[in-house]
Molecule: transfer RNA
Organism: Planctomycetota bacterium
RNA sequence: GCUCCCAUCGUCUAGAGGCCUAGGACACCAGAUUUUCAUUCUGGCGACACGAGUUCGAAUCUCGUUGGGAGUA
Numbered sequence: 001g002c003u004c005c006c007a008u009c010g011u012c013u014a015g016a017g018g019c020c021u022a023g024g025a026c027a028c029c030a031g032a033u034u035u036u037c038a039u040u041c042u043g044g045c046g047a048c049a050c051g052a053g054u055u056c057g058a059a060u061c062u063c064g065u066u067g068g069g070a071g072u073a
Base pairs, nucleotide, nucleotide: 001072002071003070004069005068006067007066010026011025012024013023018056028044029043030042031041032040049065050064051063052062053061
């Protein structure tokens, strides 16, 4: 250089064109319980890497950029 794969809350992940202004677990915050801590329960916070395209409609399909990984001379 070329080919292929991946990118979603702080972390790990679900999602296969409409049921998703995106769900779950852990973490964090608040409250309840407890003499206190822990445990347990309830509630809250928080994300689609970036840009364009296709479509009535895109986290999802296409192209490019960026970053990471694998293969190849």